[in-house]
Context: one part of a larger RNA
């Protein structure tokens, strides 16, 4: 010097990214307990006191026998006293200290988030991520839809729309706007396009036969092939956002100044509605005011200029819940100032 482990004067978070680690607290009776609330809860809230031995004395239960009842039974109640279990009130006594050693919640205030109990990256993540009852659209009439499987079959389900898939959201409350142009699906058939088929106008080839020869050329067989008739799908018409998804600009106006309810105008499918807002979302930014502090980029409460919040990709609250995250304050304390210092183990050293 490391490692584990116990003490410590004054202070008591000055440490630190952060009280990380430690300490504080702790059992069991009592009295006592707020905000807020889904009335259940918060709650062991939070803060108090008590506990050991010894004598008194007092309440009750159990055992038991005299006794007493009566339906004579293996009943029933049941005084004393003895033993016994549980408690009550007095008084006394010892120690620093009485759950005398171990085991045995620190608390409280506000804020995000996720509702909650779960679950999860086996072996760097437990979360605010997945699930979750609710909520919703949506697909299935049963030999279901879907799924595995060339198939045959089988799961769904020995189920039958209060049932099964399948997506999104995710308790509860109080909501959940405005666009159907795109793009998706659902529904329609007039028409415009369209493919295999169907059709067979033409037009090549080949040769019998004709010409002197260039060439022409029937039948068949062969190569080819125009109109024309041909579904769904597309185009087209409607409908649908808790389908994918979107949800504006520019001037200008009120009797101080500002502002701009109000007005012109362009452009769209339509210009963001409630509620929230420097936000787990704010670049400028440590906006700004206000609180907390002697002092506060973090925090909370306001303002709204919202670079780039916003409604089931859900909005905005929300008791209770968290080994989640922030921010504050009591208690504590070797975390510090700042160190010392015992116990045990290593290392080193001499043998």
């Nucleotide at each position: 010097c490391c490692c584990c482990u116990g003490u410590u004067a004054a202070g008591g978070a000055a440490c630190u990214c952060g009280g990380c680690a430690a300490a504080u607290u702790a059992a069991c009776c009592c009295c006592g307990u707020a905000a807020c609330u889904u009335u259940g809860g918060g709650a062991g809230a939070a803060g108090g006191g008590g506990u050991g031995c010894c004598c008194c004395u007092u309440u009750u239960g159990g055992u038991c026998u005299a006794g007493u009842c009566u339906u004579u039974a293996c009943g029933a109640c049941g005084a004393a006293a003895g033993c016994u279990g549980a408690g009550g009130g007095g008084g006394g006594u010892c120690g620093c200290a009485g759950u005398g050693a171990a085991u045995a919640g620190g608390c409280c205030c506000a804020a995000g988030c996720g509702a909650c109990u779960g679950u999860u990256u086996a072996a760097c993540a437990a979360a605010a991520a997945c699930a979750c009852a609710g909520g919703u659209c949506u697909c299935u009439g049963c030999g279901a839809a879907c799924g595995c499987g060339a198939a045959a079959g089988c799961g769904g389900a020995c189920g039958u729309a209060u049932a099964g898939g399948g997506g999104c959201u995710g308790a509860c409350u109080c909501c959940u706007g405005c666009c159907c142009g795109g793009u998706g699906c659902u529904g329609g058939a007039a028409g415009g396009u369209u493919a295999a088929a169907a059709g067979g106008a033409g037009a090549g080839g080949u040769c019998a036969g004709c010409g002197c020869a260039a060439g022409c050329g029937a039948a068949g067989c062969u190569u080819u092939g125009a109109a024309u008739u041909g579904a769904a799908g597309c185009c087209c018409c409607a409908g649908u956002a808790a389908a994918c998804g979107g949800c504006g600009g520019c001037g200008g106006u009120a009797a101080c100044u500002a502002u701009a309810a109000c007005c012109g105008u362009c452009c769209u499918a339509a210009g963001g509605u409630a509620g929230c807002g420097a936000a787990a979302u704010u670049c400028c930014u440590u906006g700004u005011c206000g609180g907390g502090u002697a002092a506060g980029u973090u925090c909370c409460g306001a303002c709204c200029u919202g670079c780039a919040c916003g409604a089931a990709u859900g909005g905005a609250g929300u008791a209770a819940c968290g080994a989640c995250u922030u921010g504050g304050g009591c208690a504590c304390u070797g975390u510090c100032u700042c160190g010392a210092u015992g116990g045990g183990g290593g290392g080193c050293c001499c043998g």
The part of an RNA shown here (large-subunit ribosomal RNA, domain IV) has 351 nucleotides and comes from a Vulcanimicrobiota bacterium. NCBI's taxonomy places the organism under Bacteria, Bacillati, Vulcanimicrobiota. It was read from a public genome assembly. Model confidence (mean pLDDT): 87 of 100.